[in-house]
The RNA shown here (Bacterial RNase P class A) has 407 nucleotides and comes from a Caulobacteraceae bacterium.
The source organism's lineage runs through Bacteria, Pseudomonadati, Pseudomonadota, Alphaproteobacteria and Caulobacteraceae.
Its mean pLDDT, the model's own confidence on a scale to 100, is 76.
The gene name in the source record is rnpB.
Its Rfam family is "Bacterial RNase P class A". By type it is a ribozyme. Rfam links the family to the GO terms dimeric ribonuclease P complex, tRNA processing and ribonuclease P activity.
RNA sequence: UCAGACGGCCGGGCGGUCGCUCUUCGCCUCGUAAGGGGCGGGGGGAGGAAAGUCCGGGCUCCACGGCGACAAGGCGGUGGGUAACGCCCACCGGGGGUGACCCCAGGGAUAGCGCCACAGAAAGCAAACCGCCCUCCGAAGCCCGCCAGGGCGAAGGAGGGUAAGGGUGAAAGGGUGGGGUAAGAGCCCACCGCGGACCGGGCGACCGGGACGGCAUGGCAAGCCCCGCCUGGAGCAAGACCGAAUAGGGAUCCCGCGCCGGCUUCACCGCCGGCAGGGCCGUCGCUGGCCCGAGGGGUCCGGGUAGGUCGCGAGAACCAUCCGGCGACGGAUGGUCCAGAGGAAUGGCCGCCGCGGCCGCAGCGAUGCGGACGGCACAGAACCCGGCUUACAGGCCGUCUGAUCCA
Numbered sequence: 001u002c003a004g005a006c007g008g009c010c011g012g013g014c015g016g017u018c019g020c021u022c023u024u025c026g027c028c029u030c031g032u033a034a035g036g037g038g039c040g041g042g043g044g045g046a047g048g049a050a051a052g053u054c055c056g057g058g059c060u061c062c063a064c065g066g067c068g069a070c071a072a073g074g075c076g077g078u079g080g081g082u083a084a085c086g087c088c089c090a091c092c093g094g095g096g097g098u099g100a101c102c103c104c105a106g107g108g109a110u111a112g113c114g115c116c117a118c119a120g121a122a123a124g125c126a127a128a129c130c131g132c133c134c135u136c137c138g139a140a141g142c143c144c145g146c147c148a149g150g151g152c153g154a155a156g157g158a159g160g161g162u163a164a165g166g167g168u169g170a171a172a173g174g175g176u177g178g179g180g181u182a183a184g185a186g187c188c189c190a191c192c193g194c195g196g197a198c199c200g201g202g203c204g205a206c207c208g209g210g211a212c213g214g215c216a217u218g219g220c221a222a223g224c225c226c227c228g229c230c231u232g233g234a235g236c237a238a239g240a241c242c243g244a245a246u247a248g249g250g251a252u253c254c255c256g257c258g259c260c261g262g263c264u265u266c267a268c269c270g271c272c273g274g275c276a277g278g279g280c281c282g283u284c285g286c287u288g289g290c291c292c293g294a295g296g297g298g299u300c301c302g303g304g305u306a307g308g309u310c311g312c313g314a315g316a317a318c319c320a321u322c323c324g325g326c327g328a329c330g331g332a333u334g335g336u337c338c339a340g341a342g343g344a345a346u347g348g349c350c351g352c353c354g355c356g357g358c359c360g361c362a363g364c365g366a367u368g369c370g371g372a373c374g375g376c377a378c379a380g381a382a383c384c385c386g387g388c389u390u391a392c393a394g395g396c397c398g399u400c401u402g403a404u405c406c407a
Base pairs, nucleotide, nucleotide: 001403002402003401004400005399006398007397008396009395010394012353013352014351015350016349017348018347020045021044022043023042024041025040026039027038028037029036030035047378051389052388054387055386056385057384058383059235060234061233062232072231073230074229075228076227077091078090079089080088081087092106093104094103095102096101107226108225112224113223114220115219116218129166130165131162132161133160134159135158136157137156141152142151143150144149174192175191176190177189178188179187193215194213195212198209199208200207201206239310240309241308242307249301250300251299252298253297254296255295258275259274260273261272262271263270277292278291279290280289281288317336318335319334320333321332322331323330324329354376355375356373358371359370360369361368362367
């Protein structure tokens, strides 16, 4: 210098001006008070993801005597961290990369069931397409021959052996080399791999070692399943308090509940009859029919609704220093207070600067100067925290790796 790996941070800046929201102080004003209103001053006011709402908690209500089992869902190397986690750290094993480093849903395949497409002869039980080898037959052909015949025999056919080689496949019953054999084969041997014990190391996952075993039942559990562990449900529209107007409920008080007669012990209970009253049968008059006749007002109480208040931000908080730990993280001391709206504030305009591309001029170029820009990401709290995931213009810092050059 170029190409990369990992980790951390910022994510427009300054000023003016006009607003919005929360809070605090002062003055004025309304009100008996609680408190309300107005004006002015001070202070706070989005994020690294506020997002997706995918995990884990706090908090709240509901349910629940204890233990166990089953179901359903989730998790799965080991040891730690944490309030907890499916998160994080360290390590182990496997895979990728020259390397820094990255990736893994990483328990169990002799408990059982199921599946293994296409291709291929054969996909779980062994199988034989080409090839290789042996035996027999053997047209052609060759050889011998005393001319009767006999022998060899490519191709081809029949029977058998083989699993080395070729071919198919993601995967074909360990791999390489040697011996061995008719050809072959763990058939035998060496090394590697594998297996169950043993020894040594490690808290552990696991690692190392020398013997032994001739190799045995291939893969898939993000298919069912088995094993181990975890899990009660709903969510701030949770929930708590205050609480009108109107309607309805309860208690109590006042007024009213027509007149006459009969039944009934009495009665403003009830029944019957008559008269009077009211309503309906379109209207009016007469007549007739049917029906109705007890509630109204005041005061107080309780539940709910509208509305209001709380929940609601001093916290698993943030910053600095020191200590412990490889690290995640933990501890001590000191300091700081850091949004709380709720149809939902956090904004608009102006100036200067920064960055970006564009245009013009100068210059071989690097670059410089000037100009305008309706260019400056992803996106915005809504009860709160810890994570994960996803989105993100541009920029800064640190550590490390590989290559090349110079000293």